[in-house]
Molecule: transfer RNA
Organism: Candidatus Woesearchaeota archaeon CG10_big_fil_rev_8_21_14_0_10_37_12
RNA sequence: GAGCCCGUGGUCUAGCGGUUAUGACGUCUCGUUGACGUCGAGGAAGUCCCCAGUUCAAAUCUGGGCGGGCUCA
Numbered sequence: 001g002a003g004c005c006c007g008u009g010g011u012c013u014a015g016c017g018g019u020u021a022u023g024a025c026g027u028c029u030c031g032u033u034g035a036c037g038u039c040g041a042g043g044a045a046g047u048c049c050c051c052a053g054u055u056c057a058a059a060u061c062u063g064g065g066c067g068g069g070c071u072c073a
Stems, first nucleotide, its partner, number of pairs: 001072007010025003018056001027043005049065005
C1' cells in the first nucleotide's frame, strides 16, 4: 500500500428501518447469616466509535474519518 471483517453500559453479548436498545457477569442497596459466601428482591450504569447523507422514521442503509483484527504485497 491492497482486500475482507469488526466497533452496542465497567466486561462479554442479542438486536430483519418502526413499541421503552437484550441478556449474562460485575457493581450498589435491602432481606437471609454470628460473619463471609450462596440464595431471594430491587436499583444505578448506554450521546449504540466520530462526522455527514438517505428516509416520515437510522444502532440497523450510504459516504468519509478514527480504532482494532485477519490475509496479501